RNA sequence: GCGGGCGUAGUUCAACGGUAGAACAAGAGACUUCCAAUCUCUUAACGCGGGUUCGACUCCCGCCGCCCGCU
Numbered sequence: 001g002c003g004g005g006c007g008u009a010g011u012u013c014a015a016c017g018g019u020a021g022a023a024c025a026a027g028a029g030a031c032u033u034c035c036a037a038u039c040u041c042u043u044a045a046c047g048c049g050g051g052u053u054c055g056a057c058u059c060c061c062g063c064c065g066c067c068c069g070c071u
Base pairs, nucleotide, nucleotide: 001070002069003068004067005066006065007064010024011023012022013021018054026042027041028040029039030038047063048062049061050060051059
């Protein structure tokens, strides 16, 4: 330099045009003599900028970052 893949909650992953969800973690509560475990609830996210569309995490373009391959 060229090609490909990925970027979503504190972490690991879903959702692939129509309300962004789960598990673990964190906080609160229940239970317990206390702790752990268990149960309930809560907090919390679409890398950035444009475009298409009635509507974009999703499709298109550019940029940034990570990974893989080629040279």